[in-house]
RNA sequence: AAACAUGAGAGUUUGAUCCUGGCUCAGAACGAACGCUGGCGGCAGGCCUAACACAUGCAAGUCGAACGAGGUGCUUUCUUCGGAAAGUUACCUAGUGGCGGACGGGUGCGUAACACGUGGGAAUCUACCUUAUAGUGGGGAAUAACUUCUGGAAACGGGAGCUAAUACCCCAUACGCCCUUCGGGGGAAAGAUUUAUCGCUAUAAGAUGAGCCCGCGGUGGAUUAGGUAGUUGGUGAGGUAAAGGCUCACCAAGCCGAUGAUCCAUAGCUGGUUUGAGAGAAUGACCAGCCACACUGGGACUGAGACACGGCCCAGACUCCUACGGGAGGCAGCAGUGGGGAAUCUUAGACAAUGGGGGCAACCCUGAUCUAGCCAUGCCGCGUGAGUGAAGAAGGCCUUAGGGUUGUAAAGCUCUUUCACCUGUGAGGAUAAUGACAGUAGCAGGAUAAGAAGGACCGGCUAACUCCGUGCCAGCAGCCGCGGUAAGACGGAGGGUCCUAGCGUUGUUCGGAAUAACUGGGCGUAAAGGGUACGUAGGCGGUUUUGUAAGUUAGAUGUGAAAUCCCAGGGCUCAACCUUGGAACUGCAUUUAAAACUGCAAAACUUGAGAUCGGAAGAGGAAAGCGGAAUUUCUAGUGUAGAGGUGAAAUUCGUAGAUAUUAGAAGGAACAUCAGAGGCGAAGGCGGCUUUCUGGUCCGAUACUGACGCUGAGGUACGAAAGCGUGGGGAGCAAACAGGAUUAGAUACCCUGGUAGUCCACGCCCUAAACGAUGAGAGCUAAACGUCGGGUCUUAGGAUUCGGUGUUGGAGCUAACGCAUUAAGCUCUCCGCCUGGGGAGUACGGUCGCAAGAUUAAAACUCAAAGGAAUUGACGGGGGCCCGCACAAGUGGUGGAGCAUGUGGUUUAAUUCGAAGCAACGCGCAGAACCUUACCAACCCUUGACAUAGAUAUCGCAGAUGCCGGAGACGGCGUCCUUCAGUUCGGCUGGAUAUCAUACAGGUGCUGCAUGGCUGUCGUCAGCUCGUGUCGUGAGAUGUUGGGUUAAGUCCCGCAACGAGCGCAACCCUCGUCUUUAGUUACCAUCAGGUUUGGCUGGGUACUCUAGAGAGACUGCCGGUGAUAAACCGGAGGAAGGUGGGGAUGACGUCAAGUCCUCAUGGCCCUUAUGGGUUGGGCUACACACGUGCUACAAUGGCGGUGACAGUGAGCAGCGACGGGGCGACCCCGAGCUAAUCUCCAAAAGCCGUCUCAGUUCGGAUUGCACUCUGCAACUCGAGUGCAUGAAGUUGGAAUCACUAGUAAUCGUAGAACAGCAUGCUACGGUGAAUACGUUCUCGGGCCUUGUACACACCGCCCGUCAUACCAUGGGAGUUGAUCCUACUCUAAGCCGGUGAGCCAACCUUCGGGAGGCAGCCGACCACAGUGGGGUUAGCGACUGGGGUAAAGUCGUAACAAGGUAGCCGUAGGGGAACCUGCGGCUGGAUCACCUCCUUU
Repeated sequence: AAACAUGAGAGUUUGAUCCUGGCUCAGAACGAACGCUGGCGGCAGGCCUAACACAUGCAAGUCGAACGAGGUGCUUUCUUCGGAAAGUUACCUAGUGGCGGACGGGUGCGUAACACGUGGGAAUCUACCUUAUAGUGGGGAAUAACUUCUGGAAACGGGAGCUAAUACCCCAUACGCCCUUCGGGGGAAAGAUUUAUCGCUAUAAGAUGAGCCCGCGGUGGAUUAGGUAGUUGGUGAGGUAAAGGCUCACCAAGCCGAUGAUCCAUAGCUGGUUUGAGAGAAUGACCAGCCACACUGGGACUGAGACACGGCCCAGACUCCUACGGGAGGCAGCAGUGGGGAAUCUUAGACAAUGGGGGCAACCCUGAUCUAGCCAUGCCGCGUGAGUGAAGAAGGCCUUAGGGUUGUAAAGCUCUUUCACCUGUGAGGAUAAUGACAGUAGCAGGAUAAGAAGGACCGGCUAACUCCGUGCCAGCAGCCGCGGUAAGACGGAGGGUCCUAGCGUUGUUCGGAAUAACUGGGCGUAAAGGGUACGUAGGCGGUUUUGUAAGUUAGAUGUGAAAUCCCAGGGCUCAACCUUGGAACUGCAUUUAAAACUGCAAAACUUGAGAUCGGAAGAGGAAAGCGGAAUUUCUAGUGUAGAGGUGAAAUUCGUAGAUAUUAGAAGGAACAUCAGAGGCGAAGGCGGCUUUCUGGUCCGAUACUGACGCUGAGGUACGAAAGCGUGGGGAGCAAACAGGAUUAGAUACCCUGGUAGUCCACGCCCUAAACGAUGAGAGCUAAACGUCGGGUCUUAGGAUUCGGUGUUGGAGCUAACGCAUUAAGCUCUCCGCCUGGGGAGUACGGUCGCAAGAUUAAAACUCAAAGGAAUUGACGGGGGCCCGCACAAGUGGUGGAGCAUGUGGUUUAAUUCGAAGCAACGCGCAGAACCUUACCAACCCUUGACAUAGAUAUCGCAGAUGCCGGAGACGGCGUCCUUCAGUUCGGCUGGAUAUCAUACAGGUGCUGCAUGGCUGUCGUCAGCUCGUGUCGUGAGAUGUUGGGUUAAGUCCCGCAACGAGCGCAACCCUCGUCUUUAGUUACCAUCAGGUUUGGCUGGGUACUCUAGAGAGACUGCCGGUGAUAAACCGGAGGAAGGUGGGGAUGACGUCAAGUCCUCAUGGCCCUUAUGGGUUGGGCUACACACGUGCUACAAUGGCGGUGACAGUGAGCAGCGACGGGGCGACCCCGAGCUAAUCUCCAAAAGCCGUCUCAGUUCGGAUUGCACUCUGCAACUCGAGUGCAUGAAGUUGGAAUCACUAGUAAUCGUAGAACAGCAUGCUACGGUGAAUACGUUCUCGGGCCUUGUACACACCGCCCGUCAUACCAUGGGAGUUGAUCCUACUCUAAGCCGGUGAGCCAACCUUCGGGAGGCAGCCGACCACAGUGGGGUUAGCGACUGGGGUAAAGUCGUAACAAGGUAGCCGUAGGGGAACCUGCGGCUGGAUCACCUCCUUU
């Protein structure tokens, strides 16, 4: 010098956001356990559970220098040689005696206590040790051992006799000691020994240890609130080493307690340990201090010390021995055993060291201790090799098939030897001796890369990715969550990441968690302000002065054990570990000082508070009286058929006279207008008028009091409505109830009735959305505009001040919404309350209540959310604006009939498949007799009907054609025609055919929810977005909203927006006008010809027309309206006028919309078949239902006649004229035409006549006969014709469709595909209307706004009963324990007290005895035990109550939108259920209107 130091977050509620809030993770630690694996060493640790039971061994002895005796050895002497005696030192044995067995070692049962920690205190003791003083004289009686007799199985005794002492007793002495009435009285000793020395007694002091008392500190429950009779105190006595109710007698009635007594539960306490930035939180293994305990309970003895772990007595349980009579025992000492358990070691060595006991000592004892053994249990250290090595080996895995990766990794080459191994040597622990460990640590030498790597993880958090398998299965999972055929999440593999002799999992603690907030949180809406006030304790408290010093601050002293943590050093090679010194131990106590602040004491003050006087307003409260309007009832009159009620009705009332109306009467309840977000009150609440009594508030003034104040746990009072009790009252209203409706049902909503109740008096209840969802009080902090009460100023308008009550708004706050001098702002004081959702404001217990019930108030279990505010959508049986053949106004239909066609259903061998509200159903199909054809039956083929590749053979392949078998495919036999191309001349190349083999072909098989492409639909609706900027914490908003306007997000204006993109519009096609160019097949005005009168011909291109190019229309012009804008209205001109008509054109997206059967395509599946071929059948069936159509029902028509006028188109396997035949379909012939030329081609409605309202001269189905055409073929199953037949149907219920102008309606025509087949589809023209007031309603859409519990987005969400399964829990007749209290009984051992006639050695004696003692007996106390009663608590329990979870159950639809009756709160009644109804309350109700206020102008 140092001992100072720094704090991380993430996942998960939502479509997204911010917040609140829980759950989960990452870190550290462990006396741990489990799984896989395991080389070495050092240091530590090792029954957390059964204080369960223990076999065996050991764990406390020692002293001959206290004593007597016995034995062994040795020596000497004697000897009868058997032995005896003496001595000796050494050893052994038990006994008497001394000291120690109260230490050391173990455990944590009990204990919430002066047990522990810390700091103090006085009324004590203390063996051994130290110091000091004094002393150590004299005497006596016993007894064990031993001997002998004897009891007992044993344990263990009994009788008699002998004996010693540092054992015992007496006397003497007493500086100091003790007692004292101050005279006096009392009390000791031990010796051993050759010296030395060790002992002994008394006293004083020290040291050490121990006992006692006190302050403070550390735990959960109030669902434990009262406890206590020796209890609290006093006096006296006893007792103790010692104070004390410690004990006893008497006296008093105290003592403890919301600052938590008592009771219950749990627990050894501490230094410390773990974690943490800290404050804290959790914990009390190892080490250390204290306490408690020693099989369970009680007791004392001895002793300095014990009520004694390895002592004693008694009781109890258990175990053992026994001869059944009795005895013995206590591992929570060290090892060890059984048991329990997820789980915790050797029946080891040594006293060598350190300590302890005894001894003078030698020494003995010591499971204390030191060591070794076992265990990856932890911490620390080391190793399993190093360098080089690309053919980037092989193998594995992946692959886009090229390659990539494992990977310098391996092999190979060159080295090294730490650890382990072998051989040798070898400390220190030991100062002179003594080493269990142990030949250990270390050192030297040797050999060989040799003996030594695993575990978890790889979806995010969280570092690390692919393939295969599996297919909501198997499984994973800490949270979120993965898995239903392409799984980075399951299992395997390859690869990778992390840690490493370990790695993971589980458990526990702290952290993160500011999720208990002292540091450091909150309560308007998220959980959370008590319903309101008064007030007790408590907490907090205005100004000034003086004093004090409890708090406070500073210094000093003592203490805060050691170890631990920290710092600086030191020692083991380092580290862990050990060690020295320091710092620290944030505490407590004592003392000194200070006096600002708080407290205390005293004095004073006036601003807080109160008081006095004068005014003021008021639905403040209580009582009594009075009043009018209205409802109802009754009476009477007038009067007649209805009234009433509803969405519509009915129940109901009424001819016995209602309703209506007039008059009168009765009775009860409530008080219109005034009336206002106005007033008053603490809140609940209070409304006609008058009187009486009474509380509070405000203003002004004052010369009074002098902090008297604020808050307020408990407590007390008040407390809407409903409800309860007793007695009244009862008009209206009205739970329950009854009836009528509605409805699928309707225990409801609606209607008619109607009882409790509503009202009064008295007494209870005590709860509400009791709300401003905002506790009370005080101070401070911008404004503006109202209003109520009072005052002041002012001529007035008005200004100002105090108190209340509102609105807007600034700073500030807030998650946001919002609050904002009436705070949710900034501060202070006090109280109440919250800590995830559900279970549950429930159960049990307590308190209150007549009851209903209120209040206080959990747990098990279960979920990963529940929630607040705001955002964007979507939705609403919300609102506003706007549009659309959406409605309305019209026209014509469908729905009824017959037929056609499609679908469903049914049938069938098959009736192939798809399409399914709009947006499937005359749809795929622009055309199923075969084919098509995918279906069915039967029969055939298997490299295949078709593609590519190989080998071999052939050179034509094809084509035409005949016969046989067969249903045909196919098979067999023939005939005719013909003999590939190039060529380098090689079967060389190409091509073709046949055969063989293998890859493969093939599939209208599945998945449109794996896909591409294409399409439908919202919708030709006007929308959908972006960049930058700005606003917002953010999701997002703005722009895109607003005022106008438009078909339009079209345009204009305004605006924190400014711009832009995809859509709209325009550009494109077509129709309508004109010009121009061109003029055949079109046309014919002019000219001509011919006469076959037809542009036929010459000619022409004017017109029509054809088809190219242009023009034209733009709100351009005028007027009006409008903001002078955009635009709208009207007009002119014009062929056309306000996008001129029509078409093409389809934004971002939605519907997992449609299509794997157009095509393409991933995956799966079939492969002598799910492929291919053939014949026949089916797709055409037919009790029925639906869609789309055709034809009709007739006179706007049928029939007959007449013969006027189009425009698209199409045509060579074709259209087919003219002519002929047939009644006709059609046939024969065949001109012309590859088309402005020829043909189809006739247009039809029209016009004229007739029929005259009928099932008809309507209608044509059905059926019969006979035909025609196509085709290989017309039966199943085509179309057409003629004759005959002549059904239903007379305009169509509920409902529903299309259409706004050349449209609807009506009339024909053409085309595609096609051999043939249309009522369908796609086109074309002819004739040619009606109506639109308008946007209330229906449907769809757009924009704005609002509510939302929806976001898979209303086809949403979601509630309750019932049914099933499982789980935890409450009640429960009782039953089994545990524990505590209380009363009584019995009292063992034992101490104490009494007695002691029996017994007794020490002392005294007068020898009789006495003093003293013992046994015995009695008494009090008392453990165990017993009986009765009571409290608390635990287990089980038939049955029963609700709760939770699950699953595609059942019934309804209560809530979320105005949720279709607004919802909710309290209460009462009712009901299968959600719920319904009454009464009062709330807005956390939508919408419209009114009032008021604010903002802007």
This is a predicted structure of a 1497-nucleotide RNA (small-subunit ribosomal RNA) from an Alphaproteobacteria bacterium. The coordinates come from a structure-prediction model, not an experiment, and the mean pLDDT is 84. The sequence is in RNAcentral, with records from ENA and SILVA. It matches the Rfam family "Bacterial small subunit ribosomal RNA".